The prediction has a mean pLDDT of 81. Transfer RNA from a Candidatus Woesearchaeota archaeon, 74 nucleotides, folded computationally. It matches the Rfam family "tRNA". About the family: Transfer RNA (tRNA) molecules are approximately 80 nucleotides in length. Lineage of the source: Archaea > Nanobdellati > Candidatus Woesearchaeota.

[in-house]
RNA sequence: GCCUCCGUAGCAUAGUCAGCUAUUGCGUGGGACUUGUAAUCCCAAGGUCACGGGUGCAAAUCCCGUCGGAGGCU
Numbered sequence: 001g002c003c004u005c006c007g008u009a010g011c012a013u014a015g016u017c018a019g020c021u022a023u024u025g026c027g028u029g030g031g032a033c034u035u036g037u038a039a040u041c042c043c044a045a046g047g048u049c050a051c052g053g054g055u056g057c058a059a060a061u062c063c064c065g066u067c068g069g070a071g072g073c074u
Base pairs, nucleotide, nucleotide: 001073002072003071004070005069006068007067010026011025012024028044029043030042031041032040050066051065052064053063054062
């Protein structure tokens, strides 16, 4: 230099193929249960879907560029 893949909540992750309410687990907060704790159960909060632009009624998803990470080729 070129090619491929990845970036979604504090952490991990589904959803992207085939555009239409962002998913689950752990963690956090509250409650139930218990003499008390743990475990278990219930509820809740928490997301500019890496960033900028484009297409479109509508974009995490499609297109272009940038940044970051991983791997490969010379």